Description: Predicted 3D model of a 1464-nucleotide RNA (small-subunit ribosomal RNA) from uncultured Thermosporothrix sp. Its mean pLDDT, the model's own confidence on a scale to 100, is 83.

[in-house]
RNA sequence: GAGUUUGAUCCUGCUCAGGAUAAACGCUGGCGGCGUGCCUAACACAUGCAAGUCGAACGUCCUGGGGUUUUACGGAACCGCAGGGAGUGGCGGACGGGUGAGUAGCACGUGGGUAUCUAGCUCCGAGUGCGGAAUACCGGCGAGAAAUCGCCGACAAGACCGCCUACGUUCCCCCCUAAUGGGGGGAGGAAAGCUUUCCUGCGGGGGAGCGCUCGGAGAUGAGCCUGCGGCCGAUUAGCUAGUUGGUGGGGUAAAAGCCUACCAAGGCGACGAUCGGUAGCUGGUCUGAGAGGACGAUCAGCCACACUGGGAUUGAGAACGGCCCAGACUCCUACGGGGGGCAGCAGUGAGGAAUUUUCCGCAAUGGGGGCAACCCUGACGGAGCAACGCCGCGUGCAGGAGGAAGCUUUUCGGAGUGUAAACUGCUUUUCUGUGGGAAGAGGCAGGACGGUACCACAGGAAGAAGCCCCGGCUAACUACGUGCCAGCAGCCGCGGUAAUACGUAGGGGGCGAGCGUUGUCCGGAGUUACUGGGCGUAAAGGGCGUGCAGGCGGUCGUGCGCGUUUGUGCAGACAGCCCCGUGCUUAACGCGGGGAGCGGUACAAAGACGGCGCGACUUGAGGACGGCAGAGGGACACAGAAUUCCGAGUGGAGCGGUGAAAUGCGUAGAGAUUCGGAGGAAUACCGAAGGCGAAGGCCGUGUCCUGGGACGUAUCUGACGCUGAGGCGCGAAAGCUAGGGGAGCGAACGGGAUUAGAUACCCCGGUAGUCCUAGCCGUAAACGAUGACCACCAGGUGUGCGGCGUAUCGACCCGCUGCGUGCCGGAGCUAACGCACGAAGUGGUCCGCCUGGGGAGUACGGUCGCAAGAUUAAAACUCAAAGGAAUUGACGGGGACCCGCACAAGCAGCGGAGCGUGUGGUUUAAUUCGAUGCGACGCGAAGAACCUUACCAGGGCUUGACAUGCCACUGCACCACUCUGCGAGGGGUGUCCCUUCGGGGCGGUGGCACAGGUGCUGCAUGGCUGUCGUCAGCUCGUGCCGUGAGGUGUUGGGUUAAGUCCCGCAACGAGCGCAACCCCUGUCGUCGGUUGGGAUAUCCGGCGAGACUGCCACGAUCAACGUGGAGGAAGGUGGGGAUGACGUCAAGUCAGCACGGCCCUUACGUCCUGGGCGACACACACGCUACAAUGGCCGAGACAACGAGUCGCCAACCCGCGAGGGGGAGCCAAUCUCAGCAAACUCGGUCUCAGUUCGGAUGGCAGGCUGCAACCCGCCUGCCUGAAGUCGGAGUUGCUAGUAACCGUGGGUCAGCACACCACGGUGAAUACGUUCCCGGGUCUUGUACACACCGCCCGUCACACCACGAAAGUCGGCAACACCUGAAGCCGCUGGGCUAACUCGGAGACGAGAGGCAGGCGUCGAGGGUGGGGUCGGUGAUUGGGGUGAAGUCGUAACAAGGUAGC
Repeated sequence: GAGUUUGAUCCUGCUCAGGAUAAACGCUGGCGGCGUGCCUAACACAUGCAAGUCGAACGUCCUGGGGUUUUACGGAACCGCAGGGAGUGGCGGACGGGUGAGUAGCACGUGGGUAUCUAGCUCCGAGUGCGGAAUACCGGCGAGAAAUCGCCGACAAGACCGCCUACGUUCCCCCCUAAUGGGGGGAGGAAAGCUUUCCUGCGGGGGAGCGCUCGGAGAUGAGCCUGCGGCCGAUUAGCUAGUUGGUGGGGUAAAAGCCUACCAAGGCGACGAUCGGUAGCUGGUCUGAGAGGACGAUCAGCCACACUGGGAUUGAGAACGGCCCAGACUCCUACGGGGGGCAGCAGUGAGGAAUUUUCCGCAAUGGGGGCAACCCUGACGGAGCAACGCCGCGUGCAGGAGGAAGCUUUUCGGAGUGUAAACUGCUUUUCUGUGGGAAGAGGCAGGACGGUACCACAGGAAGAAGCCCCGGCUAACUACGUGCCAGCAGCCGCGGUAAUACGUAGGGGGCGAGCGUUGUCCGGAGUUACUGGGCGUAAAGGGCGUGCAGGCGGUCGUGCGCGUUUGUGCAGACAGCCCCGUGCUUAACGCGGGGAGCGGUACAAAGACGGCGCGACUUGAGGACGGCAGAGGGACACAGAAUUCCGAGUGGAGCGGUGAAAUGCGUAGAGAUUCGGAGGAAUACCGAAGGCGAAGGCCGUGUCCUGGGACGUAUCUGACGCUGAGGCGCGAAAGCUAGGGGAGCGAACGGGAUUAGAUACCCCGGUAGUCCUAGCCGUAAACGAUGACCACCAGGUGUGCGGCGUAUCGACCCGCUGCGUGCCGGAGCUAACGCACGAAGUGGUCCGCCUGGGGAGUACGGUCGCAAGAUUAAAACUCAAAGGAAUUGACGGGGACCCGCACAAGCAGCGGAGCGUGUGGUUUAAUUCGAUGCGACGCGAAGAACCUUACCAGGGCUUGACAUGCCACUGCACCACUCUGCGAGGGGUGUCCCUUCGGGGCGGUGGCACAGGUGCUGCAUGGCUGUCGUCAGCUCGUGCCGUGAGGUGUUGGGUUAAGUCCCGCAACGAGCGCAACCCCUGUCGUCGGUUGGGAUAUCCGGCGAGACUGCCACGAUCAACGUGGAGGAAGGUGGGGAUGACGUCAAGUCAGCACGGCCCUUACGUCCUGGGCGACACACACGCUACAAUGGCCGAGACAACGAGUCGCCAACCCGCGAGGGGGAGCCAAUCUCAGCAAACUCGGUCUCAGUUCGGAUGGCAGGCUGCAACCCGCCUGCCUGAAGUCGGAGUUGCUAGUAACCGUGGGUCAGCACACCACGGUGAAUACGUUCCCGGGUCUUGUACACACCGCCCGUCACACCACGAAAGUCGGCAACACCUGAAGCCGCUGGGCUAACUCGGAGACGAGAGGCAGGCGUCGAGGGUGGGGUCGGUGAUUGGGGUGAAGUCGUAACAAGGUAGC
């Protein structure tokens, strides 16, 4: 920076793009250089190697030559050379190499300190004299399987011991000194030789080198102490007996409780002790703008460890490849007993996602030993394996078409791949071959790497490209396949038949010997906020006070110099990082120089600010005095009203309660009323937006006790202050304990209602409780959802308390001021809402708290509580949100206003009957298809017997019933006739036209392209239509307001049928709608007129007039407009029609038409015959006819309009009861016809209330018409038949005037068929108080958890599946302590009767004695083991508890609107 909560908009979470990696996995893989390579099991290890060396310390043994001497001739001895073995001895094995287990520690880093040691090395001083006794190897004997060991004997040294000497050193004593220190005296205490050379009188002496001893100094290394620094957990709060200190003693190289005895009672801890978890630390590495965060592989420094635990020995120094003991494991064994330790280099097994060769060499660097040669060195130098990382190179370069093929796509034209390829020319890094060939070594030789790097020549484009992605974020699009399948996915999300999101292909994008994925870290993330966040409503102010620690703190002066600032010195290892340069062809990499960084320490300076000390001040704070207000608190006493109960009187039938009732009370006398009494609780009016209190909270009156406050005076103290983790106290209601009390009210409970149910809402009762005393509890929406204190920053207006001024008779009024408490509002702040001197503004100090939602304020643990429970407070798992404010809608059993045949008022109906038509359902071979609440259902269909026709059965055709084009053959085509067949069709006979002769036209046959489809998708579409709705709305431009969605305009006040108009207004205008313009109709004028007999009248047509609130009155803002009136045919849009805004319903239609895609192609096309669409237990919708007397029937009589007509309307006349038939005049129609008396109506007659003279269904018979054809299945006529039905339940429809109702007429469709539809006229009402209610709609407003928008959303139990967690009788294990028992090795102490070389004494000697030592014994400590009771952590556990998740389960409806009982 982006994506993601929303219809949209502004504040949380998740995610992505970057960088990094000791990586791993998938696909792929040409070369080189430089690096890196068990992160897991500090798991177990076969085999080999990794530490030896010195013969110039020493004695010897063996082998091979040689020499000398000797011999008994076998040999023996000696000397010397070369090589080898073990041993004594010296130095080294404490380095180098590995690992990270342990360790939260002076382990590490950094800076200091000193009570210390320091082999080898360097320098200086001094010395190196004289003696002695042993011992390994060896020999002999013995034990054993072995490892190994015992006894006896002999022998060497630079091994060991004694003596001499002793500068100095150690110890003791004395003296000096304040003291580390200095001086004196005494005692103890060293040594080693070897090699070589020279001289020699052969005894010896000298030199050189390497050594040896004592001491001093240095260097190096090490020990110890210490300031500061760096992890998590308080669900670890107290820890500590050698513990803290002292004294004596011991001990160490050295300070010290390091150890010990005694004495004292200390030491550590909220600045986090102790305990638990995790972890080697650092230089540095990665990231980041930085501050930070994370990490601690490779390299370097330090530490720790070496199978686990303990221990000492040697040594200058201590133990990876040393020793002893114990344990586990493993190996050998003759069962008696022994051996071993790869976290060295390779390598093996195991574990694991995962990490290499049992390589070469000591040539270089370095190390050990040695005088040296040299030996040793898995340190190291190299090679090998691995794209594991970084860096470099290549896989060719140039030319080459309006552009091959292939592939993909296509609107069929083309486009893309694409200069890409082919092809032509060129080059040779790399590659292959051949040849040459290093540096790395200073001097003679000597190079593992290595015949390597490098160089030259030759050959030939030759051997060398993949991986991921292409919906948005994010760069890159098409086709096919698939069809919520298969799959993708980092987040949002894709996939249910047109998928740029799955799979494949073509194409494209990115990177490239790699590319992706996964894991991890930092970043983005200002989502832990030091830099740099927040807390009214999003998560977040502690319920309130008091106050210890802590943090912070007024004014002036002065001193110090702790903080602070500056400077200087030292330290800050190497590598690393940055800059400059340089070496490998470059780079990576290496080398040289400079710098940064790491903020330590010492000294110096400054003296503002903070701090500390001293002194002063008064404004902060507190005190004093004065009067003041108040439901502030506690205790006691008192008062009246009311309710209830009790007693008595009056009285007599109800009372009570509700939406309506009932339960309940009442003739045993209720309720009502009067009097008296009892008892408990609460205090009307005043009363308030009022007062008091820290909060909770506090209200009748009086008294007592008591806390706090404001004001005034400026009298006292002199910073005494603010905040406040813990602590302590207070703390509504409910609840608990004990004892009282109990009038009213009233959880639970009982009853009555309501209801589908009603464990509720309503009603009648009613127990705890509510009240008091004492004690717990400690919570709350304990709220201003706003911590406390201080300062500053416009105002206006109320109110309470105090003071002052002015004025006055005055206490009124007015003004000023302090404190408290409300409202409005500016700047500023805020996501907005809002806050706004009592801030949520601007600053300061201190405290508390927050870090996505759910799980959860839950579990476990702790603390508190009698209990209820409170407090502290997680995790697994799960979601891509949860949430705040505001916006636009929609909705509300919210509000206001207003419309509409919406209700009401009326009239006529429907719903009941019969029939017609449509639909559902059912049936069927088929009952073709569509339409489905309003807005499908007399709808598409304005006309299904065949046709229509799409359906079914059967029979045919296959370039097709129809269109266009091409090729070949053909003239059998049309027409006429004929055979066959139900028909379609099939067969037969006759017969083409034009011509420039090339061919063409019209046909046929065969073939190729193609036709055809009422097959699917109306959810791919166009067009058209319905609906809200003829409702009055819907928008735009500019401006203004708002961070924004958006608002304003369009709201408001009036008015209208109307967003119609007027007024007002941050709006001003405009558009689509409304209205008007158009048509019909009503009046008149005028002109014209045929087919009209005819006038000025009627009729038809054209043109025009008329109506505009124009006039008057009243109302109104003197506006719009309304009411009334005049005139007028008509009066306030005169009546009717056409006209349907932005949009809504994925509304309807692929079957009217068109059209994308998909599907069928001898069939899903097409033709034919017959059937079906007409079925029928039912149900619904729309109609017709009725049920009758306002009527039926009969007779007589009257009056229309709109229309239609040549394949037509059809007159007169004739026939028929009639339908109709015959007939043919007239009419292409103001002429003729339909058409007649149009019917209702009027007059007269009859019927007399009945299933009828109502009603006509149904059925029978006989006819007529249309038509190829009326069986399924038409209409009409006549005669006969004569069903239901007596006005219709719940419910429901239309209509406000020439309307409803009633009556007939015409037309379209159509051969025929009309109760439907469209139109026409005739007769011609009733009612509207009104807008409470139902329905629909409009405007404003309000609430909202709704936005596919209330047909919305959504809660909990139950049932099912899965997941993680808690509890649980128990059970299993880990860890660290404690008590006791046992106790190895070993150090120390004691002992040491056994054994015993040096030294001492005695002895001629043998030997004896002594000192000392050793074995052994005892003791302290002590690893480990055992026993025990606890602690803590974990695993598991029948069962159990809640939680989470899961397209369509069950029950209800709790919440969101007044959510239907406001919610919490």
Background:
RNAcentral holds the sequence, with entries from ENA and SILVA.